Annotation: Predicted 3D model of a 98-nucleotide RNA (Guanidine-I riboswitch aptamer) from Gracilibacillus alcaliphilus. Lineage of the source: Bacteria > Bacillota > Bacilli > Caryophanales > Gracilibacillus. Rfam family: Guanidine-I riboswitch aptamer. About the family: This family represents a conserved RNA structure found upstream of the ykkC and yxkD genes in Bacillus subtilis and related genes in other bacteria. The function of this family is unclear although it has been suggested that it may function to switch on efflux pumps and detoxification systems in response to harmful environmental molecules. Its mean pLDDT, the model's own confidence on a scale to 100, is 82. Of the family's consensus pairs, 100% are formed in the model.
[in-house]
RNA sequence: CUCAAUGUUUUCUAGGGUUCCGCAGCAAGGUGUUGGACUGGUCCGAGAGAAAACCCAUAGCAUUAGCUGUGACACGGAGGGAUAAAAGCCCGGGAGAU
Repeated sequence: CUCAAUGUUUUCUAGGGUUCCGCAGCAAGGUGUUGGACUGGUCCGAGAGAAAACCCAUAGCAUUAGCUGUGACACGGAGGGAUAAAAGCCCGGGAGAU
């Protein structure tokens, strides 16, 4: 010094908390309140997890449309931010390490 399409979106998972629902406790009239050192549904959710669609680059085939292949690797704080709140979310493939 070390290029960037090491792309975009969606669905999901590990994980995460507590707005809403449920659950549990208490009080009481149909509700209020407390609890996430409550299993859960809704919810948030990965650069370094999965899948799909699209896009880009490139090689081969075909040459009308296109089809097939390849696109590696990735240790990582502290701190801050959003939302109800937290997080493998965002800052961030950041600082640093190698």